[in-house]
Context: one part of a larger RNA
RNA sequence: CUGGGCGUAAAGAGUCUGUAGGUGGUUUUUUAAGUCUUGUUUCAAAGACUCCGGCUCAACCGGAGGAAGGGGCAGGAUACUGAAAGACUAGAGUGGUAUCGGGGUUACUGGAAUUUUUAGUGUAGGGGUAAAAUCCGUGGAUACUAAAAAGAACACCAAGCGCGAAGGCGGGUAACUAGGUAUUUACUGACACUCAGAGACGAAAGCUAGGGUAGCAAAUCAGAUUAGAGACCUGAGUAGUCCUAGCUGUAAACAAUGUCCGUUAGUUCUCUGCAAUUUAUUGUGGGGGAUGUUAGCUAACGCGUUAAACGGACCGCCUGGGGAGUAUAGCCGCAAGGCCGAAACUC
Numbered sequence: 001c002u003g004g005g006c007g008u009a010a011a012g013a014g015u016c017u018g019u020a021g022g023u024g025g026u027u028u029u030u031u032a033a034g035u036c037u038u039g040u041u042u043c044a045a046a047g048a049c050u051c052c053g054g055c056u057c058a059a060c061c062g063g064a065g066g067a068a069g070g071g072g073c074a075g076g077a078u079a080c081u082g083a084a085a086g087a088c089u090a091g092a093g094u095g096g097u098a099u100c101g102g103g104g105u106u107a108c109u110g111g112a113a114u115u116u117u118u119a120g121u122g123u124a125g126g127g128g129u130a131a132a133a134u135c136c137g138u139g140g141a142u143a144c145u146a147a148a149a150a151g152a153a154c155a156c157c158a159a160g161c162g163c164g165a166a167g168g169c170g171g172g173u174a175a176c177u178a179g180g181u182a183u184u185u186a187c188u189g190a191c192a193c194u195c196a197g198a199g200a201c202g203a204a205a206g207c208u209a210g211g212g213u214a215g216c217a218a219a220u221c222a223g224a225u226u227a228g229a230g231a232c233c234u235g236a237g238u239a240g241u242c243c244u245a246g247c248u249g250u251a252a253a254c255a256a257u258g259u260c261c262g263u264u265a266g267u268u269c270u271c272u273g274c275a276a277u278u279u280a281u282u283g284u285g286g287g288g289g290a291u292g293u294u295a296g297c298u299a300a301c302g303c304g305u306u307a308a309a310c311g312g313a314c315c316g317c318c319u320g321g322g323g324a325g326u327a328u329a330g331c332c333g334c335a336a337g338g339c340c341g342a343a344a345c346u347c
Stems, first nucleotide, its partner, number of pairs: 004318003007301002012315001014201004021194003025088007033081002035077009049065006091191001092188003095184006103177007110154001114150008125136002162169002206247006215241002220236004258314006266291012296303002320347003330339003
């Protein structure tokens, strides 16, 4: 390499769009490139294979024979693949009608809580802990009342819930916008699937510039604990967390399970359509769960119509542990670092 694999042993890219490439529905005609076949030519000799023979045998040597297969040329076949032309509607898409959702963006807005400020009542404690202390308080704290300001997050509803490609999305209203599903068969007529390279999006933390800063809180300081305590606990507290515009491009980005299509028992819960009615049931679609086989698979655990079953198309990835996701080179980044990614050596 062939092969064998990728839920947990090494291995599915974080996700999507999509170019080249690979693969591709039904049918008619033509063609004959692939494919099959016939003839011919060539693939020197030696060697290989079969038979016969010579050295006592063998190695070795001599003679005869036969392909298979490859290349070229010519003729033929046309089921399949390809190419050209035409047709179709079951794949795919568009339109109409209806409906769904915490999908996205922007603006406005609401109440509770928290903190602070001011005013009032009021007096000696408050706070914190396993226990304390640092800390706040007679310059009047904590508590209660009233008013004001600010920023951030949205209790209940709330769920085995919904939506989104993933990351993710939850107070309310409006505008703009993307998507799914059902139904209608009205339209197009294979327009499809997957996708190297490429592009877009991508939690948190981090970076740049300008704002903002209530609470929380890396760093830092202090009090405890302790042999020590650079920690766990406590009191403070700055970046940050928030907004705007850029950058970064990583996560146990997980269902540790790539995308698409077809086939293979059920039972049950739930979300959302349509139809029929007995008005809370039945049937039929599309999602989200649970259980579980007569099955099937798996090393086992388990998976099981949402497959890890049975098949097909395409991509990505793996090949003993450590060294190491390191070094080097390259590319990207303001940096932090990211992407790609070895070897010596060792077990």